[in-house]
Context: one part of a larger RNA
RNA sequence: GGACGAACGCUGGCGGCGUGCCUAACACAUGCAAGUCGAGCGGAUCUGAGAAGUGAGAAGUGGGAAGUAGGAAGUGAGAUAAAGAAGGAAUUGGCCUUGGCCAAUUCCAACAAAAAUCUCACCUCCAACCUCUCGCCUCUCACUUCCCAGAUCAGCGGCGGACGGGUGCGUAACGCGUGGAUAACCUGCCCAAAAGACCGGGAUAACGCCGGGAAACUGGCGCUAAUACCGGAUACGCUCCUUUUGGGGCAUCCCGAAAGGAGGAAAGGGGCAACCCGCUUUUGGAUGGGUCCGCGUCCCAUUAGCUUGUUGGCGGGGUAACGGCCCACCAAGGCGACGAUGGGUAGCCGGCCUGAGAGGGCGGCCGGCCACACUGGGACUGAGACACGGCCCAGACUCCUACGGGAGGCAGCAGUGGGGAAUCUUCCGCAAUGGGCGCAAGCCUGACGGAGCAACGCCGCGUGAGCGAAGAAGGCCUUCGGGUUGUAAAGCUCUGUCUGGGGGGACGAAUCCUGACGGUACCCCUGAAGGAAGCCCCGGCUAACUACGUGCCAGCAGCCGCGGUAAAACGUAGGGGGCGAGCGUUGUCC
Numbered sequence: 001g002g003a004c005g006a007a008c009g010c011u012g013g014c015g016g017c018g019u020g021c022c023u024a025a026c027a028c029a030u031g032c033a034a035g036u037c038g039a040g041c042g043g044a045u046c047u048g049a050g051a052a053g054u055g056a057g058a059a060g061u062g063g064g065a066a067g068u069a070g071g072a073a074g075u076g077a078g079a080u081a082a083a084g085a086a087g088g089a090a091u092u093g094g095c096c097u098u099g100g101c102c103a104a105u106u107c108c109a110a111c112a113a114a115a116a117u118c119u120c121a122c123c124u125c126c127a128a129c130c131u132c133u134c135g136c137c138u139c140u141c142a143c144u145u146c147c148c149a150g151a152u153c154a155g156c157g158g159c160g161g162a163c164g165g166g167u168g169c170g171u172a173a174c175g176c177g178u179g180g181a182u183a184a185c186c187u188g189c190c191c192a193a194a195a196g197a198c199c200g201g202g203a204u205a206a207c208g209c210c211g212g213g214a215a216a217c218u219g220g221c222g223c224u225a226a227u228a229c230c231g232g233a234u235a236c237g238c239u240c241c242u243u244u245u246g247g248g249g250c251a252u253c254c255c256g257a258a259a260g261g262a263g264g265a266a267a268g269g270g271g272c273a274a275c276c277c278g279c280u281u282u283u284g285g286a287u288g289g290g291u292c293c294g295c296g297u298c299c300c301a302u303u304a305g306c307u308u309g310u311u312g313g314c315g316g317g318g319u320a321a322c323g324g325c326c327c328a329c330c331a332a333g334g335c336g337a338c339g340a341u342g343g344g345u346a347g348c349c350g351g352c353c354u355g356a357g358a359g360g361g362c363g364g365c366c367g368g369c370c371a372c373a374c375u376g377g378g379a380c381u382g383a384g385a386c387a388c389g390g391c392c393c394a395g396a397c398u399c400c401u402a403c404g405g406g407a408g409g410c411a412g413c414a415g416u417g418g419g420g421a422a423u424c425u426u427c428c429g430c431a432a433u434g435g436g437c438g439c440a441a442g443c444c445u446g447a448c449g450g451a452g453c454a455a456c457g458c459c460g461c462g463u464g465a466g467c468g469a470a471g472a473a474g475g476c477c478u479u480c481g482g483g484u485u486g487u488a489a490a491g492c493u494c495u496g497u498c499u500g501g502g503g504g505g506a507c508g509a510a511u512c513c514u515g516a517c518g519g520u521a522c523c524c525c526u527g528a529a530g531g532a533a534g535c536c537c538c539g540g541c542u543a544a545c546u547a548c549g550u551g552c553c554a555g556c557a558g559c560c561g562c563g564g565u566a567a568a569a570c571g572u573a574g575g576g577g578g579c580g581a582g583c584g585u586u587g588u589c590c
Stems, first nucleotide, its partner, number of pairs: 001590004006586005013461006019454002021419001026417003030414003035159003040156002043153006050146009060136006067129002070126003074122007087108009166372003175297008185289002190285007198232004207222006238263011268277003298344003305335003310332004315327003347369004351362004374395005397408004425451001427450003433447001434445004464494004474485004498531001500526005508517001534579005539560003545574005555562002
């Protein structure tokens, strides 16, 4: 001088892009971080439409019953038909021409019956009103059942939870890097190709009933479905055995052809259909991995000897696979100054810093690999784990408890306590990119995209610009003349970055819809020099000097060294130098 995941002191206007527990892999409250599929299956609940039934209500209509008042017919009982007038016949008398008129009397006309009318009672019928009841039809409501559709839910089942995200404990190792090997291996989903999916069966969750427990949870009985499970059939190709045969290789061996024998598969769902999504076996591919080997990979020799599954063999077990990986037996080997063994330290690399380079140091962010997931051990499931947000056991710790027993694991995102010189929001969104599931719609996604905090870093911008005195005031110094601060200020003119106010307003969306960021960036108008400078240093190294105070005191200091009465080295002031939203100090590396 450069660099930093920095910290500390003083100071601090804005923006962009990055970065932010280096210490206790210390302990963790709370919320979220891995689900999804009803187009695999049986159910449960809710909603809607339809059908049927039941119940209730309303309107209409029809029937029945009772009642009320009424009408008609019938039956029975009772009552009335009086008086007067009128009529007919006869007789008698009178008048008058026959005929007729008038008067009187008698009879028709007494009694009874019938009829009629009225009243009452009964019965029948009719229509009205009202009540009850029944039927039909329409509507409404409720409930039940069936079917359909939608939504939600736990369960069975499938795929995913082995990715993504975190950390660096352990590890000096084939862990990593690099180059190879696998004739010693695996690979779900994906791609290409070939061939198939036939016939059956028994269960079990959910559910119902009964029970145990404080809880976590759990037992018994009974029922049921499947792309769950099982048996049989079929087998081009597949595996194994036997025989024959061709070719190849660095060894063990590898590749192929033919025949015979043995063995082994399957699942359905959606759609009106076409068809689509799945299922089984096999071959090849792609991708991802396993294993092995050469070389490289820190310090200590004040660590010199280490080793009994140890080294090798034979046989076996185990694995996807080789192997002392594991086991029985046999042999006695194997490693080491070319540093074994032991101890210390450490994740490794691409890279990063420095340096002209060689080299040295580092491995934070980003990317690759590894290891770990409270500590230790173990397996299960699965294509893949010995599995961060799975299981079991042990231990430590924390919590609940009815004391019998249970629950938990932030080195995910935030956040808390603690440790520390020191390191952030319990934010927004799935709009983009990517991932899981799903035919899809979509759901989930603290990955991610963003915002917030912090001068922690880098970069950019501003805190004004021009003019302005032989030079105001004040400060400081002074040889008292003056010098300096200093064009600095004031003043005049101007500008508008940032900032304040108002208006417009994105790209990012491919693709119809869909933008968290965000009314953000950006643009326009407007106000206004207004709101925005400090820090370190001035003895030499090293750029920048005087005055006063102090008097080996107080203090400074990176080295040399300053300070004991004129200190350019301490403190203050004026002035000056350097850098500048920073400047110094400390730490570490070159």

This is a predicted structure of a 590-nucleotide part of an RNA (small-subunit ribosomal RNA, 5' domain) from an uncultured bacterium.
The prediction has a mean pLDDT of 82.
RNAcentral holds the full RNA, with entries from ENA and SILVA.